[in-house]
Context: one part of a larger RNA
RNA sequence: GAUGAACGCUAGCGGCAGGCCUAACACAUGCAAGUCGAGGGGUAACAGGAGUAGCUUGCUAUUCGCUGACGACCGGCGCACGGGUGCGUAACGCGUAUACAAUCUACCUUUUGCUGAGGGAUAGCCCAGAGAAAUUUGGAUUAAAACCUCAUGGUAUAUUAAGGCGGCAUCGUUUUAAUAUUAAAGGUUACGGCAAAAGAUGAGUAUGCGUUCUAUUAGCUAGAUGGUGUGGUAACGGCACACCAUGGCAACGAUAGAUAGGGGCCCUGAGAGGGGGAUCCCCCACACUGGUACUGAGACACGGACCAGACUCCUACGGGAGGCAGCAGUGAGGAAUAUUGGGCAAUGGAGGCAACUCUGACCCAGCCAUGCCGCGUGCAGGAAGACUGCCCUAUGGGUUGUAAACUGCUUUUAUACAGGAAGAAACACUCCCUCGUGAGGGAGCUUGACGGUACUGUAAGAAUAAGGAUCGGCUAACUCCGUGCCAGCAGCCGCGGUAAUACGGAGGAUCCAAGCGUUAUCC
Numbered sequence: 001g002a003u004g005a006a007c008g009c010u011a012g013c014g015g016c017a018g019g020c021c022u023a024a025c026a027c028a029u030g031c032a033a034g035u036c037g038a039g040g041g042g043u044a045a046c047a048g049g050a051g052u053a054g055c056u057u058g059c060u061a062u063u064c065g066c067u068g069a070c071g072a073c074c075g076g077c078g079c080a081c082g083g084g085u086g087c088g089u090a091a092c093g094c095g096u097a098u099a100c101a102a103u104c105u106a107c108c109u110u111u112u113g114c115u116g117a118g119g120g121a122u123a124g125c126c127c128a129g130a131g132a133a134a135u136u137u138g139g140a141u142u143a144a145a146a147c148c149u150c151a152u153g154g155u156a157u158a159u160u161a162a163g164g165c166g167g168c169a170u171c172g173u174u175u176u177a178a179u180a181u182u183a184a185a186g187g188u189u190a191c192g193g194c195a196a197a198a199g200a201u202g203a204g205u206a207u208g209c210g211u212u213c214u215a216u217u218a219g220c221u222a223g224a225u226g227g228u229g230u231g232g233u234a235a236c237g238g239c240a241c242a243c244c245a246u247g248g249c250a251a252c253g254a255u256a257g258a259u260a261g262g263g264g265c266c267c268u269g270a271g272a273g274g275g276g277g278a279u280c281c282c283c284c285a286c287a288c289u290g291g292u293a294c295u296g297a298g299a300c301a302c303g304g305a306c307c308a309g310a311c312u313c314c315u316a317c318g319g320g321a322g323g324c325a326g327c328a329g330u331g332a333g334g335a336a337u338a339u340u341g342g343g344c345a346a347u348g349g350a351g352g353c354a355a356c357u358c359u360g361a362c363c364c365a366g367c368c369a370u371g372c373c374g375c376g377u378g379c380a381g382g383a384a385g386a387c388u389g390c391c392c393u394a395u396g397g398g399u400u401g402u403a404a405a406c407u408g409c410u411u412u413u414a415u416a417c418a419g420g421a422a423g424a425a426a427c428a429c430u431c432c433c434u435c436g437u438g439a440g441g442g443a444g445c446u447u448g449a450c451g452g453u454a455c456u457g458u459a460a461g462a463a464u465a466a467g468g469a470u471c472g473g474c475u476a477a478c479u480c481c482g483u484g485c486c487a488g489c490a491g492c493c494g495c496g497g498u499a500a501u502a503c504g505g506a507g508g509a510u511c512c513a514a515g516c517g518u519u520a521u522c523c
Stems, first nucleotide, its partner, number of pairs: 001522003005519005012375006018368002020333001025331003029328003034077003039074002042070002046068003049064007084286003093211008103203002108199008116150004126139005156181011186191001212258003219249003224246008261283004265276004288309005311322004339365001341364003347361001348359004378409004389400001391398002415459005423450001429444007467512005472493003478507005488495002
């Protein structure tokens, strides 16, 4: 000098930040991922309409999906993002620089072409059951942009044949022909679907170099190293397997052990270095512990599935349910770390044509001097250097001290009252213009959690606001009293045994200041 700090004493305000470093310990409760009726069959709830019945003539009951809408269900997209944590990992994990002639990429953009004909089911609903529950069985029936079949189809894929061009070794690219295989979905005409090519974005893989400590760890390795072949993958590869060979790594530190997420950055330092990896950003890993795959463009998936284990809970004992390292919150641990708050107004995300819905991301508010920064606790005059008091004294006085009183001034802040934002530009809707079966531009209109907040004005009045540590040397700041190697102090040297500037108190002084000291850690 610094800190995600803690502790002691003290404390007026604001702005901006930060806030479980320990038990990746266990979790009550609420919320954190839905959306689309412009895909579908439909109608449980709400509202409207129509009909029927009863009457009290405007109510009750009931029927009808007719309409707005819509629980559950089928279907689409999303749920792989966003958010959390740092267990593991010494590794192509990360950083940096390259390569992919060894790769994939939903949504989005551009271009070209196509979107023909049929079929069988199944949720839901209905009926009948089983079970304490979670849940589940059978029958009948029904729809779709769900599923299946056929047709058409190329610059798609595979094989064969012939040719051109090129390179980076395996080769790449392109033309023609033959054979085989593979598409589509409709729709209220708003929107969609399929194939191919290119882009963008994202991801995957490989490689050079760099990346902690221990030799009181010296040898390690059988899928191990390489080859051939097959399988697998989006893709290369012992990635896996069959066969063959016996290799491969290591004192330039293999193997083993310990520790640890990496980087941008942060602290210190003139720098070189040393230390750290909180907040924010990028990458990685993980989601009670271990394993496995399914779906999907993308996961081996935090709020998905299955299996095993530990733990907790329910049970009618037959069987079931759960996973806060999401946001709050609870217990425990600890020196120690906050509200079971408001809003989707803004930014961003998902779905939707849109309106809109969802969003503990985010924006805000609450708590905490945890830090940084700013402001205030008054300013000017005022010496008879007043009196009194405390303290000292050589008893003359000195000091507290311009301090106070007193006079004038100001009102930041606090208090009261009044006014009162920016953050909002849009989408949608209406009108107009331009090109044109849809977009662009302009005008109008609408929307604020924070918040009656920030800010501004007015009023009265010095009124509402100072402490902490230190004073032997290092080190700025000294005397008296008490104590008497006691009580105690102490970072080091060291003080204290009767005149202690070093202990305790007082007066005075010094340094910082809404903080000041101590402790811990780093330079």
Molecule: small-subunit ribosomal RNA, 5' domain
Organism: uncultured prokaryote